[in-house]
């Protein structure tokens, strides 16, 4: 470093002006935001040797050549960043299964089961949104440049990506510590 275990804390952003109305952060008209993992020829930013210009200094008649933690420029390695809408996954909603539990019934009489119902939790499976055109270029749904597009549920004097609520929850994950392999 890598695998396996365990523990901890860590894991989501956005509504600001103007109209209409009795009512809107919910409607119009502009604006605002963007979880996780992976891909990312190309981009960006940093390192680090290299090769090339160039400049400084010394020494020299000149050139070669010599010093430099001077300057530029080009591929090369390595490290980070880089995609709402490309691939997978998380939340929410659903279903069956299984455990555990409460509650009706039922069956037995010394049962320990069956059946509805409902609550929590395991694992597994469904569901679930959205993108072209033009550039470069050998190669791009990812870079540049335009123009579109999406955004759970429940509540709201009125329809919510952004306001309450479930939620001090759950998580995709990812850090960092232990312990044991190799």
């Nucleotide at each position: 470093a890598c695998g396996c275990g365990c523990u901890g804390g860590c894991g989501g952003g956005a509504c600001u002006c103007g109209g209409u109305g009795a009512a809107a952060u919910u409607c119009c008209g502009a604006a605002c935001c963007g979880g996780c993992g992976g891909u990312g020829a190309u981009c960006c930013g940093g390192u680090g040797g290299c090769g090339c210009c160039u400049c400084g200094c010394a020494c020299g008649a000149a050139g070669c050549g010599g010093c430099g933690g001077g300057g530029g420029c080009g591929g090369c390695a390595c490290c980070g960043g880089u995609a709402g809408c490309c691939c997978g996954c998380g939340a929410c909603c659903c279903g069956g299964u299984c455990g555990g539990u409460g509650u009706g019934g039922c069956g037995a009489u010394u049962g320990u089961g069956c059946c509805g119902c409902g609550c929590c939790g395991g694992a597994c499976g469904g569901u679930g949104g959205a993108c072209c055109c033009g550039g470069u270029g050998a190669g791009a749904c990812u870079c540049c440049g335009g123009g579109g597009c999406c955004g759970a549920c429940g509540g709201u004097c009125a329809c919510a990506g952004u306001c309450c609520g479930g939620a001090u929850g759950g998580g995709a994950g990812g850090c960092a510590g232990c312990g044991c392999g190799c």
A computed fold for a 182-nucleotide RNA from a Micromonosporaceae bacterium, annotated as FMN riboswitch aptamer (RFN element).
The sequence was found by an Rfam model in a public genome assembly.